Small-subunit ribosomal RNA, 3' major domain from an uncultured archaeon, 471 nucleotides, folded computationally.
The RNAcentral record of the full RNA draws on ENA, Greengenes and SILVA.
The coordinates come from a structure-prediction model, not an experiment, and the mean pLDDT is 82.
Rfam family: Archaeal small subunit ribosomal RNA. Rfam 15.1 lists 709 matches to the family in 491 species.

Context: one part of a larger RNA
C1' cells in the first nucleotide's frame, strides 16, 4: 500500500431487478464449434470477452491436409569431368499426364548435389521470448504530478467531509495550495432558421408544341424555351445558455415545475476514449529474437478433403397459420453500386434464360421495393397453413458443376397445432414486423456492414437478484 469478505454505508447499470414487448430452449432448414469417423476431414479462437469469429460464402486456385508424380542447393573446400560434364530429342514402354523414368539410338560441347559445409525457402514450433494491431475491465470515472505538511519508515495528506452531477461535475468546508492526463469542451452526421449558388436538380409563375377529357369556359399530361420562388444539392452562418418566471436548496452547486421555442436542461446519433490490469488473442496479415526442417517440413502439378456423421452445444432463418394464405389491380422509399460493368427497349420462352440492344466513365443513363390499399376465394381442416426431402425435364456461371454450385417448372408433399428447467435482447422513430443496396463474387447470402417504411407496450423506480464505482 493494493485485494478480498455469505462486515457496514452511499451511489449506479435493461450487458441487473421491477413494469412491459419479443424471442431462444421443441420441429425442419442453413451456419459455426465439439465428438465419432476418416488416407485427409489443415490450423487457431474456449465463461462474460471462443463458437455466421481468423471478413473464413473452400467445386479447381484458395489450401496451410491426404494419395501419387514431379522440381530445386547462391557460395567454399574435396570429387568427377574435351577418353565428353550437363542439357535437348523421334519412337515404344511406363503413367491420371508427361524424354520424369526406362529401352533404343542421335544431338550439343563445358561444368558438376556424388560427399563435406554453407544457404534459397519454410502458414514447421515458441502469441510464456517480442513488436505492431486488436479485445476486456470500461455505456467505469478514475489515474497522477509540483511544492508544501503530516510520519523514523513505508507511505499519508491533496483525491476527505456535506450538498450536487452522467462525471475526482460543480459549490462550500478542511494542511493544503496548485497543476497534468482522463470527463467536458472539440469533430462529424440528424433536426429549425437565413445567406451564397443553379446543373445533370426543380417548376409556383410565363410562353409555345403535341396528346387526352371536355356540354369549346377550361382541366389534366409530356416535352422545349425562359425562370431559380419551392424541393433538392452543398459551402458558410445563426441558434440552446437553465438566458426568462416561480418553488425548493445555503443567498451556492444545482434540481422541479412553466413561458417562449424546430429544439430544453447532455436536442437524438457517432468519432475521440485516461494511467494500468488480464504472461487475454493474433508467430497463420506482417514484422521479428530463438529451436528445428533443409532435399525435406521447401517449390510446382494431378485427384481427393476442408462439404463425412448414430450423437450434444452456439447462433441465425422459415413455420406452426384467419392481426392469415392464395390470385387479381392499385401506391410510396433510402443507401448505395455501375465499362471485361449496370443495361432501359424490342423478340422468342410458361419460367429461369436467350438473342439483338438505346443510354450511361453517372445529380444526366441504368439497377430499383416489400410489408400497405382495395377486390374476389379459402372457413378451422395438418388444410388453398408448413414447405424439408425425394423423383422428372430445362437454364446460367465455369477449363470443369459425380464427390460438392445457383435458378426456373411439374410431381412429391415430411417434421411443425406456441415449445420442459432454464435463459438472450430491449426505454422511442426504439423494440418488433418489411423489403432494399452493398462486401465477399466468374457462378452462389438464411452472413457481415448499412439505407429506407410501417411503428407498439412498460418503468420515470429500486438494491431483491447480477455486477460495477466510492468512503
Nucleotide at each position: 500500500u493494493g485485494g478480498c469478505g455469505g462486515g457496514g454505508g452511499g451511489g449506479c447499470a435493461c450487458c441487473a431487478c421491477a413494469a412491459g414487448g419479443g424471442g431462444u430452449g421443441g420441429a425442419u432448414g442453413c451456419u459455426g464449434c465439439g465428438g465419432u469417423u476418416u488416407a485427409a476431414u489443415u490450423g487457431g479462437a474456449g465463461u462474460c470477452a471462443a463458437c455466421g469469429c481468423c471478413g473464413g460464402g473452400a467445386a479447381c486456385c484458395u489450401u496451410a491436409c491426404c494419395a501419387g508424380g514431379g522440381g530445386a542447393g547462391a557460395c567454399a573446400g574435396c570429387u568427377g569431368g574435351a577418353u565428353g560434364a550437363u542439357g535437348g530429342u523421334c519412337a515404344g514402354a511406363u503413367u491420371g499426364a508427361a524424354g520424369a523414368u526406362c529401352u533404343u539410338a542421335c544431338c550439343u560441347g563445358a561444368c558438376u548435389a556424388g560427399c563435406u559445409g554453407a544457404g534459397a525457402g519454410g502458414a514447421g514450433g515458441u502469441g510464456c521470448a517480442u513488436g505492431g494491431c486488436c479485445g476486456u475491465c470500461g455505456c467505469c470515472g478514475g489515474c497522477u504530478c509540483g511544492u508544501g505538511c503530516c510520519g523514523u519508515g513505508a507511505g499519508g495528506c491533496g483525491u476527505c467531509c456535506u450538498g450536487u452531477u452522467a462525471a475526482g461535475u460543480c459549490a462550500g468546508g478542511c494542511a493544503a495550495c496548485g497543476a497534468g492526463c482522463g470527463a467536458g469542451a472539440c469533430c462529424c452526421c440528424c433536426g429549425c432558421c437565413c445567406c451564397u449558388a443553379g446543373u445533370u436538380g426543380c417548376u409556383a409563375c410565363c410562353a409555345a408544341a403535341c396528346c387526352c377529357c371536355g356540354g369549346c369556359a377550361g382541366g389534366g399530361g409530356u416535352u422545349u424555351g425562359g425562370g431559380c420562388a419551392c424541393u433538392c444539392u452543398a459551402g458558410g452562418g445563426g441558434g440552446a445558455c437553465u438566458g426568462c418566471c416561480g418553488c425548493c436548496g445555503a443567498u451556492a452547486a444545482g434540481g422541479c415545475g412553466g413561458a417562449g421555442g424546430a429544439a430544453g436542461g447532455a436536442g437524438g446519433g457517432g468519432g475521440c476514449u485516461a494511467c494500468g490490469g488480464c504472461a487475454g488473442g493474433u508467430c497463420a496479415g506482417u514484422a521479428u529474437g530463438c529451436c528445428c526442417c533443409g532435399a525435406a517440413u521447401c517449390c510446382c502439378c494431378u485427384g481427393g478433403g476442408c462439404c463425412a456423421c448414430a450423437c450434444g452445444c452456439g447462433g441465425c432463418a422459415u413455420a406452426c397459420a384467419a392481426u392469415g394464405g392464395c390470385a387479381g389491380g392499385g401506391a410510396c422509399a433510402a443507401u448505395g453500386g455501375g465499362u471485361u460493368c449496370c443495361g432501359a427497349c424490342c423478340c422468342c420462352g410458361a419460367a429461369a434464360g436467350g438473342g439483338g440492344g438505346a443510354g450511361g466513365u453517372a445529380a444526366u443513363c441504368c439497377c430499383u421495393a416489400a410489408a400497405c390499399c382495395c377486390u374476389g376465394c379459402c372457413u378451422c381442416g395438418g388444410u388453398u397453413g408448413g414447405g424439408a426431402u425425394c423423383g422428372a425435364g430445362g437454364g446460367c456461371u465455369g477449363c470443369a458443376a459425380c464427390u460438392c454450385g445457383c435458378c426456373c417448372u411439374c410431381g412429391u408433399g415430411a417434421a411443425c397445432g406456441u415449445g420442459g428447467a432454464a435463459u438472450c435482447c430491449c426505454u422511442a422513430g426504439u423494440a418488433a414486423c418489411c423489403g432494399c443496396g452493398u462486401g465477399u463474387c466468374a457462378u452462389c447470402a438464411u452472413c457481415g456492414c448499412g439505407c429506407g417504411g410501417u411503428g407498439a407496450a412498460u418503468a420515470c423506480g429500486u438494491c431483491c437478484c447480477u455486477g460495477c464505482c466510492c468512503c